[in-house]
Context: one part of a larger RNA
Molecule: small-subunit ribosomal RNA, central domain
Organism: metagenome
Parts: sequence; structure tokens; C1' cells
RNA sequence: CUGGGCAUAAAGCGUUCGUAGGCGGCCUGUUAAGUCCGAUGUGAAAGCCCUACGGCUCAACCGAGGAACUGCGUCGGAAACUGACAGGCUUGAGGGUCGGAGGGGAGAGCGGAAUUCCUGGUGGAGCGGUGAAAUGCGUAGAUAUCAGGAGGAACGCCGGCGGCGAAAGCGGCUCUCUGGACGACUUCUGACGCUGAGGGACGAAAGCCAGGGGAGCGAACGGGAUUAGAUACCCCGGUAGUCCUGGCCGUAAACGAUGGGCACUAGACUGCCGGAUCCCCGAUGGUUCGGCGGUCGAAGCUAAUGUAUUAAGUGCCCCGCCUGGGGAGUACGGCCGCAAGGCUAAAACUC
Repeated sequence: CUGGGCAUAAAGCGUUCGUAGGCGGCCUGUUAAGUCCGAUGUGAAAGCCCUACGGCUCAACCGAGGAACUGCGUCGGAAACUGACAGGCUUGAGGGUCGGAGGGGAGAGCGGAAUUCCUGGUGGAGCGGUGAAAUGCGUAGAUAUCAGGAGGAACGCCGGCGGCGAAAGCGGCUCUCUGGACGACUUCUGACGCUGAGGGACGAAAGCCAGGGGAGCGAACGGGAUUAGAUACCCCGGUAGUCCUGGCCGUAAACGAUGGGCACUAGACUGCCGGAUCCCCGAUGGUUCGGCGGUCGAAGCUAAUGUAUUAAGUGCCCCGCCUGGGGAGUACGGCCGCAAGGCUAAAACUC
């Protein structure tokens, strides 16, 4: 470079915004860059290819002629498609008005249950823990129970294969600020679109820096058991951490192991959100339109499993990635980071 691929075999960037670039709806006109046709110049010779041509007795070889050189330049022409320019359109996209749904995000305040601790009352010998125990706690009064107080973290039931968010993720209640999606009306703009190399932003947990906080849990650590041993699994303790504020880190089985967009291709059942309509079937239902979430399945696809209008089907556009296993997501270099480390990323050798 080309081909074939990327759910599970190697392969979809964790997610999103967006620069360059690539690609791009319907109609009309102009142009003629791409495109197509014709002519012409050029495309050295040799070589390759062709010849019922010629020269060595043939051939190899040599000579001659032809063809070809798929290209480039110039001139003339065509105007469907692509491009450019001009004008128009509304179905793509966006806006407006009205409306309801939601653990979407941020800040502040509030609440109850429970655990722990403290104070006091009752009480008087055990409690706790396990397979069984022991360490541990307890006559300096524990466990249990009642009352009061303190503090931190998490929000039972509702709760759902349910909702929201780009992903990470989001769940007590109230208020304030704020993002997105959806339905209805067809009211406005008039292609304003899709993707997206670089780049920017967000990004669970753990970890790091500074300051706070610390109830429960709990790496490390100590002890008790178990065991041949037990640097574990079980038990008693327990520091970082888990929580908050500010700043880093930038990873993951960041998973649907499935990039994004658009169009098309049987159905059946079902949950959520909004709308239209019908009858009286009734306080719910029938029919139906749009959006979202699922289950089962036709054709098709698939190595099979499976997938199947939420495609892994049929097509088009754009990006990312793969190219035998180990060495290795390592070394070296570079960039980033306080560090931990991250990103980019080989080779020798070996099977």
C1' cells in the first nucleotide's frame, strides 16, 4: 500500500465537545475545475509484443516495418453527475409557544431509625464470640433495661428486568440556582447537517498533597484459634483510609466485552412518559400517534453460541483499532505526574 476483519477467536479510544479534513437534502439557472468525446503535438533509442518482411544453410542473433507506450500539453465540443457561483424550497437540522415526567447537576437547611461513646436510674454475674473454643469485656458493677446528652456516616419500606444522565454515575425531606430529553401546535429560520486526525473538558475505586473530621467499617499491624505449617480463610482488637474543603492522579471486566450518524427490512407480549380519539365497557377500558426501557421470535446474518426495528440484517458517510504465541503493554526515547505511575511504544531471542 492493498485485502480481510474488530459481541465471545487479535481488534471499538472510558465518555463527550469540537479544529482541520472527509462526506452531505429537494428545485432552477450559469459556469466548465473534476468527468466524457473528437482532433492534434509529445510520450528518445534499445527492450517486451506482432509480421504470409529481410540477412547469416536453420536457430539463437541481427536488420526492417508495425503495434504499444494505458501519460502529459494544446484546441474544439458535451453538460447528466461531482465541484464553483446565483436564486428558490422545506422533508434534514435548529428556534418559538404551551405542557407534563425524572435518584440529571450544584449550594444551603432540616429529619427519623440504627451503631458507638458519655452522664444518671434499675439490677447483680456474667457478657461476647465460635464448628467448638480462646484472646477480649465485667463486682473499680459489664451484658440487659430506662432516661438524657454528644458525634459521625448512611438514608429502611416505596423500589421495579422502573426513572435520569454523554459516560463515570445519581436514591430521606424542603428551598434556591441550573443542564438535557419528551409530547402537542405546524408558528419562525432555511441545509444552518453528519463524523471528527490533532486538541479541550468530564472521568468509579484506590492512591498522593494541604487543612479539617472520625461513629461504624477496616488494608497494614498485634493477639486468639485452625493447621504438619497458616505470613490465610474464623474470632478479639486496630492505624491509614473510608467523610468534608481545596489541589493532583487519569486508570478499570470504565462491559452491551458491540464507535457515531442516517435510511430501509414480519410480527407478538410488556413496563414508563406525553398526546389524540371512541363508546359507556367503566373510574377504568378499547383504538391509535410519538418517545424511552425490556422479553420472545420471521427472514437474514453467524464457526457456533446467539443476534434479530435498541441488529450482530440490508446499504451509505466519517473516526478508532487488529494483522501468530511468548518476550511485552516491557526496554529505550519523548511527553505528563509531587510520587505512585500514566500515555506513546520496539528489538534481540524463542516456539